[in-house]
RNA sequence: AGAGUUUGAUCAUGGCUCAGAUUGAACGCUGGCGGCAUGCUUAAUACAUGCAAGUCGAACGGUAACAGGUUCUUCGGAAUGCUGACGAGUGGCGGACGGGGGAGUAAUGCAUAGGAAUCUGCCCAUGUAGUGGGGGGUAAAUUAAUUCCUACGGCAGAAAGAGGGCCUAUACUUGUAAGCUCUUGCUAUUGGAUGAGCCUAUGUCGGAUUAGUUAGUUGGUGAGGUAAUGGCUUACCAAGACUACAAUCCGUAGCUGGUUUGAGAGGAUGAUCAGCCACACUGGGACUGAGACACGGCCCAGACUCCUACGGGAGGCAGCAGUAGGGAAUAUUGGACAAUGGGCGCAAGCCUGAUCCAGCAAUACCGCGUGUGUGAAGAAGGCCCUAGGGUUGUAAAGCACUUUUAUGAGUGAGGAUAUUGACGGUACCUACAAAGGAAGCACCGGCUAACUCCGUGCCAGCAGCCGCGGUAAUACGGAGGGUGCAAGCGUUAAUCGGAAUUACUGGGCGUAAAGCGCGCGUAGGCGGUAUUGUAAGUGGGAUGUGAAAGCCCCGGGCUCAACCUGGGAACUGCAUUCCAAACUGCAAAACUAGAGUAUGGUAGAGGAUAGUGGAAUUUCAGGUGUAGCGGUGAAAUGCGUAGAGAUCUGAAGGAACACCAGUGGCGAAGGCGGCCUUCUGGUCCGGUACUGACGCUAAGGCACGAAAGCGUGGGGAGCAAACAGGAUUAGAUACCCUGGUAGUCCACGCCGUAAACGAUGUGAACUAGUCGUCAGGAGGAUCAGCCGCUUUAGUGGCGCAGCUAACGCAUUAAGUUGACCGCCUGGGGAGUACGGUCGCAAGACUAAAACUCAAAGGAAUUGACGGGGGCCCGCACAAGCGGCGGAGCAUGUGGUUUAAUUCGAUGCAACGCGAAGAACCUUACCUGGCCUUGACAUGUAGCGAACUUUCCAGAGAUGGAUUGGUGCCUUCGGGAACGCUAACACAGGUGCUGCAUGGCUGUCGUCAGCUCGUGUCGUGAGAUGUUGGGUUAAGUCCCGCAACGAGCGCAACCCCUGUCCUUAGUUGCCAGCACGUAAUGGUGGGAACUCUAAGGAGACUGCCGGUGAUAAACCGGAGGAAGGUGGGGAUGACGUCAAGUCAUCAUGGCCCUUAUGACCAGGGCUACACACGUGCUACAAUGGGCAGUACAAAGGGUCGCAACCCCGCGAGGGUGAGCAAAUCCCACAAAGCUGUUCGUAGUCCGGAUUGGAGUCUGCAACUCGACUCCAUGAAGUCGGAAUCGCUAGUAAUCGUGGAUCAGAAUGCCGCGGUGAAUACGUUCCCGGGCCUUGUACACACCGCCCGUCACACCACGGGAGUUGAUUGUACCAGAAGUAGUUGAGCCAACCGCAAGGAGGCAGGCUACCAAGGUAUGGUUGGUAACUGGGGUGAAGUCGUAACAAGGUAACC
Repeated sequence: AGAGUUUGAUCAUGGCUCAGAUUGAACGCUGGCGGCAUGCUUAAUACAUGCAAGUCGAACGGUAACAGGUUCUUCGGAAUGCUGACGAGUGGCGGACGGGGGAGUAAUGCAUAGGAAUCUGCCCAUGUAGUGGGGGGUAAAUUAAUUCCUACGGCAGAAAGAGGGCCUAUACUUGUAAGCUCUUGCUAUUGGAUGAGCCUAUGUCGGAUUAGUUAGUUGGUGAGGUAAUGGCUUACCAAGACUACAAUCCGUAGCUGGUUUGAGAGGAUGAUCAGCCACACUGGGACUGAGACACGGCCCAGACUCCUACGGGAGGCAGCAGUAGGGAAUAUUGGACAAUGGGCGCAAGCCUGAUCCAGCAAUACCGCGUGUGUGAAGAAGGCCCUAGGGUUGUAAAGCACUUUUAUGAGUGAGGAUAUUGACGGUACCUACAAAGGAAGCACCGGCUAACUCCGUGCCAGCAGCCGCGGUAAUACGGAGGGUGCAAGCGUUAAUCGGAAUUACUGGGCGUAAAGCGCGCGUAGGCGGUAUUGUAAGUGGGAUGUGAAAGCCCCGGGCUCAACCUGGGAACUGCAUUCCAAACUGCAAAACUAGAGUAUGGUAGAGGAUAGUGGAAUUUCAGGUGUAGCGGUGAAAUGCGUAGAGAUCUGAAGGAACACCAGUGGCGAAGGCGGCCUUCUGGUCCGGUACUGACGCUAAGGCACGAAAGCGUGGGGAGCAAACAGGAUUAGAUACCCUGGUAGUCCACGCCGUAAACGAUGUGAACUAGUCGUCAGGAGGAUCAGCCGCUUUAGUGGCGCAGCUAACGCAUUAAGUUGACCGCCUGGGGAGUACGGUCGCAAGACUAAAACUCAAAGGAAUUGACGGGGGCCCGCACAAGCGGCGGAGCAUGUGGUUUAAUUCGAUGCAACGCGAAGAACCUUACCUGGCCUUGACAUGUAGCGAACUUUCCAGAGAUGGAUUGGUGCCUUCGGGAACGCUAACACAGGUGCUGCAUGGCUGUCGUCAGCUCGUGUCGUGAGAUGUUGGGUUAAGUCCCGCAACGAGCGCAACCCCUGUCCUUAGUUGCCAGCACGUAAUGGUGGGAACUCUAAGGAGACUGCCGGUGAUAAACCGGAGGAAGGUGGGGAUGACGUCAAGUCAUCAUGGCCCUUAUGACCAGGGCUACACACGUGCUACAAUGGGCAGUACAAAGGGUCGCAACCCCGCGAGGGUGAGCAAAUCCCACAAAGCUGUUCGUAGUCCGGAUUGGAGUCUGCAACUCGACUCCAUGAAGUCGGAAUCGCUAGUAAUCGUGGAUCAGAAUGCCGCGGUGAAUACGUUCCCGGGCCUUGUACACACCGCCCGUCACACCACGGGAGUUGAUUGUACCAGAAGUAGUUGAGCCAACCGCAAGGAGGCAGGCUACCAAGGUAUGGUUGGUAACUGGGGUGAAGUCGUAACAAGGUAACC
């Protein structure tokens, strides 16, 4: 310090997530030691048991228990407080400290800094003064005191003694009393210290969907009350007090020092330790006291628990342990007062669950250990493997060494100078023993360090985010290995950080979320120039305070560290005081540049009002006139013979104002348009004078505010929601058409919203230009007009710097500054619910949450796509020719059937395809039989040559028996080939996966494209080049150009063919010469021609003319066999389709292994209601039959082609000349031509089907071959919608050959013969190329995507109600207590001889008041039949609304 995640990729916005630190933690796995801390965060729930506050005999009466003594004794015992002591009691002090938990409390609290009107037990001061008396009570009697009550003297008001010692000078007999002295009390008082009470200022959470609150309320006077001020209380008077700088109300919460995080600013938090507060079962109350309204005190009420003899009593762990419960979760019913401290006491001492220790817990932090060195045969084992090896790994073993720690043993501090040690078997130290007792956890796809194998197969599972898993998972589970941390490691929860993701430091608002529709204006904020003063802000100095602890720095002590400890710094703050006076504020008095006023002009659809004009539509009346009008893509509804429409005249009525008209004008915005009248607002310009900062912005507030809508009353021509009808459509509640009501118009009143947009708040200053335009002004001129001149205010285009994510903005800023306001903080839920305000309503304004997702969104890029545009091409259409689709048959496919009908191919690009040929074989399928190292390969061992004859069983495979044979090489050991047997490695698989693959192939497409290097532009993806102007079949070429070059494609080079030449001349040829034949290159010969097969020539827009830009090129022409690629073939760029093929072959993985392998026989692949594709033959006369007759090319042939001849009607048979082929054969080419017949018919067309008879191949034609002959003679008379091929030697038509092959083509691949028609053209269909445009698509339109309905689940709203909590108001009630009053009853102190008085008590009453009750409201929670929308969900239904012109542009 960053990283992952939206996209095909990019930049930016924006959320989500991760890496860090931390914790009173919990959970999982694991666990050696020590130190030091910490340990119910939940139920302030309920508590059994024990302990936690007592002490004092030196305050007292005394003596229940214990011990000792004394006296008496009848020895049994009794007496005696005499002594040590002391139960209970009276009294004093202390139980207000210490300890606990945080319920309440948003201020009666806390923090910081101040203040005046107070109290303060114990303590301090060598402080001051004093220290008498009487009576009663103490549950009965007696009775004491430092006890209580009372209060004499006095203006008022006090007291109390006790202990030790001395002295007997005083009184009396020991002894007591008095006295003296010391100590300690007591009373009053002064001051201090400490503690406490009160007051003030500032700070102190969230909510405005809480905006008004308050009657003792605010103040005054008098009185009361308190320790003390004060409405603290009361009477009277006044009507105030608080609040937008947030009162009141609601929710939540103890506050702080600090802790944690962070660079800091901040954020979160308030365990342990420390300060303060409040509380003590819940509520109320007082008493005592220095101090309490009192945790282990009292009274009352309530809830709960316990005891009871039922009469009545008792209790309060939020003290320490402990129990139950709750909970993810938190310890021992321990020891000691040794230390530190506290209470009491003169003291000894007692008490002390405060405290000090121990126990339990890896809960946190810190430290140590689990060995160290050596050790390669790189052991064994594991894992991986390309089978070579690699890794675990110096790791282990082995050898040598050490003993920290733990264990056992011994010694033994300090905590305590001296008495006292719970801890304590202490710490520490010492010697001995044995490597002997001591390592786990998480992770290994990216972020993020660390990789392989096996298992699993969208299953099981993982996951913090992205995401992994559907048969080769580095992501699941296991293993090996590795990485990280380590007595811990992970997970979960929580806080801060990263997050500049609430932005003070430090963000934004044109399009990403975000400028209020617009103005006026209040509070508030901010504010021009110069002077003087002041000192609030500001800057500086000093003083006080900011507790300690903590953090930080420097030291010290535990072996180190954690920890403890000393000092310093810091505590950024507050207060007081002094100084300064620049800036801000304040005060005073000025200025004129901001702002405004007066004055002279100026343009304008600015506003309101009353009138008025013409054109047009419609309606009405009348005239002319006749059959249609109207409307649409096409129609229909509608109107019209009762006279429409058309046309002419007249009238009525309403609304809107053509041309002018213009990125022209005016207005704050909405908005404003004929003309004229009246009233009225604002702007702008010029010059002069005046006022003198009067200004800017603007929360609340107020006005205005399109359209639609609402209310009342008018008006209503046209248009037109709703509605009706007609069309369209699968439907059409739409688009189109015909009608048509609200409404649109006017007046008055509401509503208050719009994509109210420049998606850009207002105002001010500054920052290059240039070109228009509107309204003014100044200047110049040759002066109406012109100007290249200048200046204000508006309104536009382009553009520099700058800014921006980019697009873009750019003096009218989105630039640079400063002022103020509004608004934003992921998407959805939702601008919704609830509440409130407004409204007649519709609704508007304000405005959430649960839940859910990892994105949503912006700009730009490359593609793809469009029922977007432009240009261009192609048998793409058009123009033609011939077909298919109808029939029969052939063949392939689907489907069905079957034991099996083996498998694959499936839009174009599967379907006469793999298959260039299924009767057996093929063959992979089925049935049955049979074999198991195997039909086939290699290795080992043994035997045997190999091989062969014959017979039997069997469907055969196979099994049994049997005959012949003894080979080849040799170094004599044996070896090679072959066969058999045995066991094991292995063989074998047309089994699966073409979505694991190689190779091969199809297709877009023989389309013209696809890229790279360097440079340049852009933040970047990318762009440029490759676009543009021409041209081409072509990214072909030329020109231009921030590009310059290059590569793969195009073209050319290759083959065939078309012309000519040269060479050569057999098997081919024969012109001329000769021979011969019935005839034939048959023969001699020839080398001319044809031909054969080698090599050349030729064609290049080369030449001419025109067009073009003088280019490329195009058009025409000449010559030429051929002319602009001459024709045809081979040749297929980058890539696309997870296209096809595991069944050609090869191959990873998986599967089978007496079978999914091998062999055999038979069957099947040939089935058949049907559907489709591709073909053949036809439907006839351009034809069929018959007869005669002419002309090819290219091929094949010895397991072959086969001539001649003979036989057969024929298929064919017999025979076998010739030929390994330019020689022989297949082999007669057919259409054609000549002649004849048929005469438009289901025919002399057509040939299916069937019967019979045959031929050939072959072991074998039944399932299931081809052909021949005789007979039979089906459908079919040119084919619906739709659809295919072809542009010249092509289509069409005619025959012919070959591969495969024993046989079996209408298929496939070739060959030649005859040989057309048409193309105006590119509007349309299909496909393609280039440029451009839009896009919400990128799996790329076979895309994306919306809403209802149906189903499941989830959270939420409403809801008749119901049930809690809390609170207000009114009233009732009134315990305990206090105050007042009464007190006829009762009474002790004081007064009084007494009576009585003073005073008091019980009781009664009154006031206040808790619980409780009644009534009625507010707020809030739970729950609810039913209901509403919302969200989520792999394949549901209906449509297709949006994204392209999304097929009616979209949106508000």